Background:
A computed fold for a 57-nucleotide RNA from Ictidomys tridecemlineatus, annotated as transfer RNA. Rfam family: tRNA. It is annotated as a transfer RNA. The sequence is in RNAcentral, with records from Rfam. The coordinates come from a structure-prediction model, not an experiment, and the mean pLDDT is 81.
RNA sequence: UAGCUCAGUGAUAGAGUGUUUGCCUAAUAUGCAAAAGGCCCUGAGUUUGAUUCUCAG
Numbered sequence: 001u002a003g004c005u006c007a008g009u010g011a012u013a014g015a016g017u018g019u020u021u022g023c024c025u026a027a028u029a030u031g032c033a034a035a036a037g038g039c040c041c042u043g044a045g046u047u048u049g050a051u052u053c054u055c056a057g
Base pairs, nucleotide, nucleotide: 003017004016005015006014011048019035020034021033022032023031041057042056043055044054045053
């Protein structure tokens, strides 16, 4: 660090919950399946490469 709560690790990122859609139901809820949604507070530096290391805010 995804709307919220939190993992994670120098090689462009996950979970729970929520949201949307479908199935199920007489209907709602529950349940099942799928999808969308984050380049990780901002800026600078080191490095082949930075969400990860360093510095400032």